[in-house]
Context: one part of a larger RNA
RNA sequence: GGAUGAACGCUGGCGGAAUGCCUAAUACAUGCAAGUCAAACGAGAAUCAUUGAGGUGCUUGCACCACUUUGGUUCUAGUGGCGAACGGGUGAGUAACACGUGAGAAAUCUGCCCUUUAGACUGGGAUAACUACUGGAAACGGUUUGUAAUACCGGAUGUCUUCUUUGUACCGCAUGGUACUUAAAGAAAAGCUUAUAUGCACUAAAGGAUGAUCUCGCGGCGUAUUAGUUAGUUGGUGAGGUAACGGCUCACCAAGACCAUGAUGGGUAACCGGCCUGAGAGGGUGAACGGUCACACUGGAACUGAGACACGGUCCAGACUCCUACGGGAGGCAGCAGUGGGGAAUAUUGCACAAUGGAGGAAACUCUGAUGCAGCGACGCCGCGUGAAUGAUGAAGGCCUUCGGGUCGUAAAAUUCUGUCCUAGGGGACGAUAAUGACGGUACCCUAGGAGGAAGCCCCGGCUAACUACGUGCCAGCAGCCGCGGUAAUACGUAGGGGGCAAGCGUUGUCC
Numbered sequence: 001g002g003a004u005g006a007a008c009g010c011u012g013g014c015g016g017a018a019u020g021c022c023u024a025a026u027a028c029a030u031g032c033a034a035g036u037c038a039a040a041c042g043a044g045a046a047u048c049a050u051u052g053a054g055g056u057g058c059u060u061g062c063a064c065c066a067c068u069u070u071g072g073u074u075c076u077a078g079u080g081g082c083g084a085a086c087g088g089g090u091g092a093g094u095a096a097c098a099c100g101u102g103a104g105a106a107a108u109c110u111g112c113c114c115u116u117u118a119g120a121c122u123g124g125g126a127u128a129a130c131u132a133c134u135g136g137a138a139a140c141g142g143u144u145u146g147u148a149a150u151a152c153c154g155g156a157u158g159u160c161u162u163c164u165u166u167g168u169a170c171c172g173c174a175u176g177g178u179a180c181u182u183a184a185a186g187a188a189a190a191g192c193u194u195a196u197a198u199g200c201a202c203u204a205a206a207g208g209a210u211g212a213u214c215u216c217g218c219g220g221c222g223u224a225u226u227a228g229u230u231a232g233u234u235g236g237u238g239a240g241g242u243a244a245c246g247g248c249u250c251a252c253c254a255a256g257a258c259c260a261u262g263a264u265g266g267g268u269a270a271c272c273g274g275c276c277u278g279a280g281a282g283g284g285u286g287a288a289c290g291g292u293c294a295c296a297c298u299g300g301a302a303c304u305g306a307g308a309c310a311c312g313g314u315c316c317a318g319a320c321u322c323c324u325a326c327g328g329g330a331g332g333c334a335g336c337a338g339u340g341g342g343g344a345a346u347a348u349u350g351c352a353c354a355a356u357g358g359a360g361g362a363a364a365c366u367c368u369g370a371u372g373c374a375g376c377g378a379c380g381c382c383g384c385g386u387g388a389a390u391g392a393u394g395a396a397g398g399c400c401u402u403c404g405g406g407u408c409g410u411a412a413a414a415u416u417c418u419g420u421c422c423u424a425g426g427g428g429a430c431g432a433u434a435a436u437g438a439c440g441g442u443a444c445c446c447u448a449g450g451a452g453g454a455a456g457c458c459c460c461g462g463c464u465a466a467c468u469a470c471g472u473g474c475c476a477g478c479a480g481c482c483g484c485g486g487u488a489a490u491a492c493g494u495a496g497g498g499g500g501c502a503a504g505c506g507u508u509g510u511c512c
Base pairs, nucleotide, nucleotide: 001512002511003510004509006508007507008506009505010504013384014383015382016381019377020376021342026340027339028338030337031336032335035082036081037080040079041078043076044075045074046073047072048071049070052067054065055064056063057062058061089295090294091293099219100218101217102216103215104214105213108212109211113208114207115206116205117204118203119202121155122154123153124152132143133142134141135140162185164183167180168179169178170177171176191200192199221267223265228258229257230256233255234254235253236252237251238250239249240248270292271291272290273289274285275284276283277282297318298317299316300315301314320331321330322329323328348374350373351372352371356370357368358367359366360365387417388416389415390414397408398407399406400405421453422449423448424447425446426445427444431439456501457500458499459498460497461482462481463480467496468495469494470493471492477484478483
């Protein structure tokens, strides 16, 4: 000098686009953050119309009441489907194939989506809801009757697939791979809907896409005041397990494997694209944005599923908090706000789904603290303003003075103007392509008004741009280094003057 997620002191007009718990991965009141589908299903409730036979009132053809038939609309808990594994947060752990980069899988899986082929036949038994009874303070249950499905389970068929079998051709990278072929065994399915056409959904299979998993080469911290480490350890055979290879697991056999090119131990740390600095090489760093990983009160485990060993799921154990009728239960903000605490220090318990995107749905639409916006903070960056021109008697006043004067100084006053920002009134968007705008009566435009409402901070001995007076008297104090101060201090304090930067200025911390 540059930089900063900064903090502190003094000061503070506006706008834009950014950014804001770096500390206690500390504890959390309250609200919201993941639902959706009635075009899968039975049922219940409300309401409207309708059919039928009743009852009551009587104005004798109307009103009301409960029931019943059919149909429509709306709502609801439950069964079922999809989603909840995304999106959002945090960086505790991790020195590791975690990450980066380059290869490999002839050792793999992949819901929704796209392309293609073939199908969807025939039966069955339950169960929630509901009814009744009942236990419990509650959370939550138990028993009985009985019902539906795109829920569940048989049988059939089998394009094809799986496994075993026969053979051929081609190929390769060792195990092998691909295509065709022979025979045997085994395995599917679901409907819903529209005015019609149809559309959506279902089953099996091939290919693609996307996503995921596994293996390997190389690379990136420090410690030897850590020198030896290792028994599923290293390898083999067989088996189990997995989507899949593999000591991944197990039985048996062998005795190996790693290490001074630093094993093992202990310390520290999420990694990268990037960011800062530097001419570069390098050094530092990993906030925001993007990619990957890990975690979700602490530890462990599996279930469901295409996908989890699952932040707002389940089970077990633990600590903590809360409720309790003392028998037993409930909870997890490292989601968005917000609270206590910690700290030098970091924001609103806001608006909207209008846009972009996501989930469900045929759709209408619903949900979405993702997101879009607004609020707060000079925390940084960028832009603008705080007026312009003329104006000498060089006014008053301050300060200095050799008392002549000098200086603040065209500075002010005064005169003539301007209207960026501002205030008031009027109009008023783009973002949305027919409708739909939170932002927002915002941005912007027009008119009017009036210099009015808008400048500070640090420094002036040398380094280093900028000097005098008074006060003080090794005191009070200053200080980044050298050093100033003990009676003429340009170094302390105040004033005048001057220099620098400017809505900031200075100090402190950290990096180059």
Predicted 3D model of a 512-nucleotide part of an RNA (small-subunit ribosomal RNA, 5' domain) from an uncultured bacterium. The full RNA is in RNAcentral, with records from ENA, Greengenes and SILVA. The coordinates come from a structure-prediction model, not an experiment, and the mean pLDDT is 82. It matches the Rfam family "Bacterial small subunit ribosomal RNA". Its family is annotated with structural constituent of ribosome and ribosome in the Gene Ontology.